A computed fold for a 389-nucleotide RNA from a Rhodospirillaceae bacterium, annotated as Bacterial RNase P class A.
Rfam family: Bacterial RNase P class A. Rfam classes the family as a ribozyme.
The organism belongs to Rhodospirillaceae, within Bacteria.
The sequence was found by an Rfam model in a public genome assembly.
């Protein structure tokens, strides 16, 4: 200089102008108007975890079913998040990737392909015998082909996987048969909280892979969401309820005119052919509850943000300072001008000019993660090549 590997940050900047939307202050003819100051993220996004809060359920715990995590040790209100190990892959190297409990508790599967895929298995090959041919022969026998019984897990093929690997000895030819080494398992012994590393004996190999297959173990989960809920409440409609006109008697009350409350009795629109009861069905008014339109609340002081200092390798923790930072709901947060900046394309190579363009994407109760989406810049630490000194 190139070519990486990690972790952080910014993602247009100022100025003017006219809008929308909440707050405060003031004025007001009560509709507004004047001033002031607030107004989207790092993912506000996917709604994938977890938690706050709200209401339903519940007498407390536990069990059962369902559902979810799953080396270890730590942070956290919690977490399937984040730290730091630890094993096992991968890169020369920073470093990155990992759902990584149990398979000698049981069951299930292991496709294709192979002779054989689970208390293995003999397809080619090696190896002994025996038989029958050929051929050579110093007649003792060699060899060669072929068919029969067998031995073999070394070698070849199949396969993701063929009952430990590699080298010696062994052998008819093989094989943990036997031995050293290396892996397995087992016990011990050191080091670490711990996962795990080391290293001694001891055991010839017993125990093939599969739980993101059923399962077993250990922990964890009560449902449904701010359209949760809570308060106010409008017109029409509709629901229950009394009551209506007249006489009287009784209370209670008086201002001595009434009045208000209850009884009795009779009387009230239509229908049920006529009359009475009874039944349905209007009228007028009051009164009482629910719904609905609409309003208000929950609505940001919070597991808050910042900044020094401490502790811890780090997530993170404390202590002190200091500050309030969007609050819509037919749902606001934009528009246009000027200078500048960045990028792309032109004009002439510079200077400089003209032209387009600023990524993803927008809160909707909060809050802490993941996730996924992003044009274009920066900044630190580290790693490999070359180079010059």
């Nucleotide at each position: 200089u190139c070519a990486g590997a990690u972790g952080g940050c910014c993602g247009g900047a100022c100025g003017g102008c006219c809008g929308c939307u909440g707050c405060c202050a003031g004025c007001u003819u009560c509709g507004g108007c004047u001033g002031g100051g607030g107004g989207a993220g790092g993912a506000a996004a996917g709604u994938c975890c977890g938690g706050g809060c709200u209401c339903c359920a519940u007498g407390g715990a536990a069990a059962c079913a369902g559902g979810g995590u799953g080396c270890c040790g730590g942070g956290u209100a919690a977490c399937g998040c984040c730290c730091g190990g630890c094993g096992g892959g991968g890169g020369c190297g920073a470093c990155c990737c990992u759902a990584g409990g149990g398979a000698a508790a049981g069951u299930g599967c292991c496709a294709c392909a192979g002779a054989a895929a689970g208390c293995a298995a003999a397809c080619c090959g090696c190896c002994c015998g025996c038989c029958u041919a050929a051929g050579c022969u110093u007649c003792g026998g060699c060899c060669u082909a072929g068919g029969c019984a067998g031995g073999u897990a070394a070698g070849g093929g199949u396969g993701a996987a063929a009952g430990g690997g590699u080298g010696c000895g062994g052998u008819a030819a093989g094989a943990g048969c036997g031995c050293a080494c290396c892996g397995c398992g087992c016990a011990g012994c050191c080091g670490g909280u711990a996962a795990c590393g080391g290293u001694u004996g001891c055991g010839g190999c017993a125990c093939g892979g599969u739980a993101a297959a059923c399962c077993c173990c250990a922990c964890c989960c009560g449902g449904a969401g701010c359209a949760a809920g809570a308060c106010c409440a409008a017109a029409u409609a509709g629901g229950g309820g009394c009551a209506g006109c007249u006489g009287c008697g009784c209370c209670g009350u008086u201002u001595c005119g009434g009045c208000g409350g209850u009884g009795c009795a009779g009387g009230u629109g239509g229908g049920u052919u006529u009359c009475c009861a009874g039944c349905c069905u209007g009228c007028u008014g009051c009164c009482c509850g629910g719904g609905u339109c609409g309003g208000u609340c929950g609505c940001g002081u919070g597991a808050g943000a910042c900044g020094u200092u401490c502790g811890g390798c780090a997530a993170c923790g404390a202590a002190c300072g200091c500050c309030c930072u969007a609050g819509a709901u037919g749902a606001a947060u934009g528009g246009c001008c000027g200078u500048c900046u960045c990028c792309c394309g032109g004009g002439u190579u510079u200077a400089c000019c003209c032209g387009g363009g600023g990524a993803c994407a927008g809160a909707a109760c909060c809050c802490g993660g993941c996730u996924u989406a992003c044009a274009g810049g920066c900044c630190a630490u580290c790693u490999g090549a070359c180079a010059c000194u």